Bacterial RNase P class A from a Candidatus Aminicenantes bacterium, 383 nucleotides, folded computationally. The coordinates come from a structure-prediction model, not an experiment, and the mean pLDDT is 78. NCBI's taxonomy places the organism under Bacteria, Bacteria candidate phyla, Candidatus Aminicenantota. The sequence was found by an Rfam model in a public genome assembly.

RNA sequence: GGAGUAGGCGAGGCGGUUGCUCCACCGGAGCCCAAGGCUGACGGUGGGGAGGAAAGUCCGAACUCCACAGAGCAGGAUGGUCGCUAACAGCGACUCCGAGCAAUCGGAGGAAAGUGCCACAGAGAGUAGACCGCCCUGUGGGUGUGGUCAAGACCCACUCACGGAGCAAGGGUGAAAGGGUGAGGUAAGAGCUCACCGCUCUGGUGGUGACACCAGAGGCAGGGCAAACCCCAUCCGGAGCAAGGCCAAAUCGGCCCCCGAAGAGAUAGCUCGUCUCAGGGGGCGGGUAGGCCGCUUGACCCCUUGAGUAAUCAAGGGGCGAGAUAAAUAACCGCCCCUGCCCUCGGGCAGGAACAGAAUUCGGCUUACGUCCUGCUCCAGCC
Numbered sequence: 001g002g003a004g005u006a007g008g009c010g011a012g013g014c015g016g017u018u019g020c021u022c023c024a025c026c027g028g029a030g031c032c033c034a035a036g037g038c039u040g041a042c043g044g045u046g047g048g049g050a051g052g053a054a055a056g057u058c059c060g061a062a063c064u065c066c067a068c069a070g071a072g073c074a075g076g077a078u079g080g081u082c083g084c085u086a087a088c089a090g091c092g093a094c095u096c097c098g099a100g101c102a103a104u105c106g107g108a109g110g111a112a113a114g115u116g117c118c119a120c121a122g123a124g125a126g127u128a129g130a131c132c133g134c135c136c137u138g139u140g141g142g143u144g145u146g147g148u149c150a151a152g153a154c155c156c157a158c159u160c161a162c163g164g165a166g167c168a169a170g171g172g173u174g175a176a177a178g179g180g181u182g183a184g185g186u187a188a189g190a191g192c193u194c195a196c197c198g199c200u201c202u203g204g205u206g207g208u209g210a211c212a213c214c215a216g217a218g219g220c221a222g223g224g225c226a227a228a229c230c231c232c233a234u235c236c237g238g239a240g241c242a243a244g245g246c247c248a249a250a251u252c253g254g255c256c257c258c259c260g261a262a263g264a265g266a267u268a269g270c271u272c273g274u275c276u277c278a279g280g281g282g283g284c285g286g287g288u289a290g291g292c293c294g295c296u297u298g299a300c301c302c303c304u305u306g307a308g309u310a311a312u313c314a315a316g317g318g319g320c321g322a323g324a325u326a327a328a329u330a331a332c333c334g335c336c337c338c339u340g341c342c343c344u345c346g347g348g349c350a351g352g353a354a355c356a357g358a359a360u361u362c363g364g365c366u367u368a369c370g371u372c373c374u375g376c377u378c379c380a381g382c383c
């Protein structure tokens, strides 16, 4: 200088003034509005008052209500092993594979149950394939200051075109092409054969296990994709604090009881009687506005000791850290501190943030943020 990793803080410190909100205590018989409330608007004193992510609402739970004999199907989630945890897609340790010089980081069931897919390029993308190429050979042609030969002709070498057989070493395509390197072998080649490495199978040893190591056998066998369907194993009821419970105005409507002489209707026309309605009075229940509970003491936080490599657990001691509801957590002043700029070297001026803001509560994950702080590790250069 570059990089990696683990953690902390989250914003300056002290004092003062004025506010907001919640709690406790004291005073307080007065509003609204029944409830609120075995009373409180209001006043006084004292105390608490956003986050590391309160966020995204992605997992897992607590709590509440609903559903539920048992089993199966469908659907969803998870996926190396062993632990931790209330639980988890979380955490710790380890194993294997991959990336990196390294610190370190990322990934993880099954492709030999079956089905399906593998773009473009390429001859061939799967019980694969032969484009260039390599080798052998047939026919025809050419060349030779090659051979035999008097000549014609024949043979040989090289080469061209067409055809036949062999090969998969080399080239080429591709993300991926039927183990790798070397030697032997062959017309040329090839696990065809051999050595080493890799792989498969078997056995042994070690480990709780994933797995590792050792020995032997086999010439090597059907490439990839499961965030394609699928198979295997394990787990999973639904909705959510606007859950849910309680109290409960006014108005409208409902039900019950009483009155209903005087209003209307029915009872064949009339009177009485009876019935119904309007109307009046009383009572009841549901439910709305509103209020209260749920609501913050909890798988909580800090310290010490012990067990464990660790995650974590146990014991002891101490602590209480927001509870609002259209939603409070703020504003200002003084001194000191830090940073930047200016200058007459002592002062002056400016700034002290960013991401973001509780709304039932926890455990996680992920994402956003600061020219902040600290420890450890690795690599390179110089002294």
Stems, first nucleotide, its partner, number of pairs: 001379008009370002012336007020049008029039001032036001051355001055366002058364005063240004075236005080094005095108005109231002114229002116225003131171002133167002136164009146155003179197006198220001199218008244293004254284006263277005300319008337352007